[in-house]
Model confidence (mean pLDDT): 80 of 100. This is a predicted structure of a 72-nucleotide RNA (transfer RNA) from a Clostridia bacterium.
């Protein structure tokens, strides 16, 4: 230099162009002599940045960033 995939909650990953959601972990509370399991309830996102197409984008296009794989 050049190709191709990934980027969504603190981790992990989901969501055919149509309300953003699961476990796990945090908080509270219940149970229990404490605590763990186990039940209930909560709280967490500007879906990597910023434009295009669309009635309408986490999703389609196209730059740029970060990060992995491959040619040379």
């Nucleotide at each position: 230099u050049u190709g191709c995939g990934u980027g969504c909650a603190g981790c992990u990953c989901a969501a055919u162009g149509g309300c953003a959601g699961a476990g796990c972990a945090c908080c509270g509370g219940a149970u229990u002599g404490u605590g763990g399991c186990u039940c209930c309830g909560g709280u967490a996102g500007u879906u990597g940045a910023g434009g295009g197409u669309u009635c309408g984008a986490a999703u389609c296009c196209g730059u740029c960033c970060a990060c992995g794989c491959g040619c040379c």
Overview
It was read from a public genome assembly.